[in-house]
Context: one part of a larger RNA
RNA sequence: CUGGGCGUAAAGCGUACGUAGGCGGUGACAUAAGUUUAAUAUUAAAGACCGAAGCUCAACUUCGGGAAUGUAUUGAAUACUGUGUCGCUAGAGGUUAAUAGAGGAAAUCGGAAUUCCCAGUGUAGCGGUGAAAUGCGUAGAUAUUGGGAAGAACACCGGUGGCGAAAGCGGAUUUCUGGGUUAAUACUGACGCUGAGGUACGAAAGUGUGGGGAGCAAACAGGAUUAGAUACCCUGGUAGUCCACACGGUAAACGAUGGAUACUAGCUGUAAUGGGAUUCGACCCCUAUUGUGGCGCAGCAAACGCAAUAAGUAUCCCGCCUGGGGAGUAUGGCCGCAAGGUUGAAACUC
Numbered sequence: 001c002u003g004g005g006c007g008u009a010a011a012g013c014g015u016a017c018g019u020a021g022g023c024g025g026u027g028a029c030a031u032a033a034g035u036u037u038a039a040u041a042u043u044a045a046a047g048a049c050c051g052a053a054g055c056u057c058a059a060c061u062u063c064g065g066g067a068a069u070g071u072a073u074u075g076a077a078u079a080c081u082g083u084g085u086c087g088c089u090a091g092a093g094g095u096u097a098a099u100a101g102a103g104g105a106a107a108u109c110g111g112a113a114u115u116c117c118c119a120g121u122g123u124a125g126c127g128g129u130g131a132a133a134u135g136c137g138u139a140g141a142u143a144u145u146g147g148g149a150a151g152a153a154c155a156c157c158g159g160u161g162g163c164g165a166a167a168g169c170g171g172a173u174u175u176c177u178g179g180g181u182u183a184a185u186a187c188u189g190a191c192g193c194u195g196a197g198g199u200a201c202g203a204a205a206g207u208g209u210g211g212g213g214a215g216c217a218a219a220c221a222g223g224a225u226u227a228g229a230u231a232c233c234c235u236g237g238u239a240g241u242c243c244a245c246a247c248g249g250u251a252a253a254c255g256a257u258g259g260a261u262a263c264u265a266g267c268u269g270u271a272a273u274g275g276g277a278u279u280c281g282a283c284c285c286c287u288a289u290u291g292u293g294g295c296g297c298a299g300c301a302a303a304c305g306c307a308a309u310a311a312g313u314a315u316c317c318c319g320c321c322u323g324g325g326g327a328g329u330a331u332g333g334c335c336g337c338a339a340g341g342u343u344g345a346a347a348c349u350c
Base pairs, nucleotide, nucleotide: 004321005320006319007304008303012318014201015200016199017198021194022193023192025088026087027086028085029084030083031082033081034080035077036076037075038074039073040072041071042070049065050064051063052062053061054060091191092188093187094185095184096183097182098181099180103177104176105175106174107173108172109171110154114150115149116148117147118146119145120144121143125136126135162169163168206247207246208245209244210243211242215241216240220236221235222234223233258317259316260315261314262313263312266295267294268293269292270291271290272289273288274287275286276285299306300305323350324349325348332343333342334341335340
């Protein structure tokens, strides 16, 4: 190197797009590079293998033979791969019609709640807890009524419902915009799959500048609890949470399950679209495709379980793993304003 693996034992990059590369549907013809085959040349001797012979045997030695996986040249074969030419339509894309959706961006608007401010009524408590206290309140609180302001989030509908590559997306309306699905198709004609590097997106926390700041709330302060209590509980409360622009690039970024294609019993729920049957019409019923769930056979699996949304049967491409600790540390490189990220050892030890 080959060989073994990656749901939970070590192991799928957070996700996508895509360069090089790898791989690639179907028919014919050509070619003969790969491939197969034959001949020739070469492949030192010794050694190794086979058969003999010589030392009394053996080791050892000598002789003969085969072999020498390789390379080159020439000839032959043409199934497969490659290459070239001409085609095809089942992959892929397009066209037409329809359709569902919290897919994305921006702007505008709405009601409930919360807090604060003003005014009225009203009087001694309120709040909080296991119990309390700190705290608020006769300078009139809590409660209640009316008015006003602000910011953030959108009850019900709401659903193992929907959309999105993932992160994620939920009040309403408008504008701009991406993708999907279904049906038909007389268009293109393999245009495809994957993807080292690369590029883009990427929750929360965090960073920079400028705004905003109702509620909540790291830090912090006080009250409790306790042997102590740098906590859990309570009263407060600043960053932050929100917006714009820029950075950062990590998560149990999880289905702990990379992507694509094909094949392999059934049953059942649900979402979208089409067809059929029926009907005045709808529902119900039958059926096709796509998505999303629950069971379940074969098969797989150490077991748990997975089971057409595979962890089954196969092919192609990428990523990753190789005992525990040391350690995702040190060092160097690259990136970052920083925090840190990424790449990533060894000694030693069990």
A computed fold for a 350-nucleotide part of an RNA from an uncultured prokaryote, annotated as small-subunit ribosomal RNA, central domain. The full RNA is in RNAcentral, with records from ENA and SILVA. The prediction has a mean pLDDT of 88.